The RNA shown here (transfer RNA) has 73 nucleotides and comes from a Candidatus Micrarchaeaceae archaeon. Rfam family: tRNA. Rfam classes the family as a transfer RNA. Gene Ontology term of the family: triplet codon-amino acid adaptor activity. The source organism's lineage runs through Archaea, Microcaldota, Candidatus Micrarchaeia, Candidatus Micrarchaeales and Candidatus Micrarchaeaceae. It was read from a public genome assembly.

[in-house]
RNA sequence: GCGACUGUAGUCUAGCCUGGUAGGACUAUGGCCUUCCAAGCCAUAAACCCGGGUUCAAAUCCCGGCGGUCGCA
Repeated sequence: GCGACUGUAGUCUAGCCUGGUAGGACUAUGGCCUUCCAAGCCAUAAACCCGGGUUCAAAUCCCGGCGGUCGCA
């Protein structure tokens, strides 16, 4: 230099092909329970890498950029 894959809460991850309420687990905080703690249960908090385009509507489709992994040279 060229190509492929990839980027979603503090962490891991589903959803992308086929556009339509951003979901789950851990974690954190509060509550219930318990003599206390742990466990269990309930509630709450927290996210789509950046810019542009298409569309009534974009995490999803298109273009560009940045980061990561792998391959080729």